Parts: sequence; C1' cells; structure tokens
RNA sequence: GUGCUCGUAGCUUAAUGGCAAAGCUCCUCGCUGUGGCCGAGGCGAUACGGGUUCGAUUCCCGUCGAGCACC
Repeated sequence: GUGCUCGUAGCUUAAUGGCAAAGCUCCUCGCUGUGGCCGAGGCGAUACGGGUUCGAUUCCCGUCGAGCACC
C1' cells in the first nucleotide's frame, strides 16, 4: 500500500429497521456480632461525522482505532 473482520455499560457478551437486554463489577437497603453468601432496588453504554428511512446498534459513505491475510 491492497483486501477482509471488528468497535454497544468498568469487564464479558446479546439485540429480524420499531421502548438498547443479560451476567460479573459498583452503589443503597434488608439479612449477619462483623464480613461473605443470599434477597430487594438503583447508577451506567451503541467510537466519531454525514446519508437513506416515518423510524438506524442494525443499511450506505467517510474519519479514527484494533485485528487478520497478502505485498
């Protein structure tokens, strides 16, 4: 340089174009002599900029970043 794959919560992963879900973590409360386990509740995310569409995590283009192959 060329081609391909990927980018969602602090971490690991979901989501047929139609209210962004779960596990672990974190916070609060209950339970406990304390802590843990357990139970109840809560905070928190679509890499960035455009386009298509009534509606975009999803489709298209570009930028950035990560990875693989070739050169």

The prediction has a mean pLDDT of 82. Predicted 3D model of a 71-nucleotide RNA (transfer RNA) from a Pseudomonadota bacterium. The source organism's lineage runs through Bacteria, Pseudomonadati and Pseudomonadota. The sequence is in RNAcentral, with records from ENA. Rfam family: tRNA. It is annotated as a transfer RNA.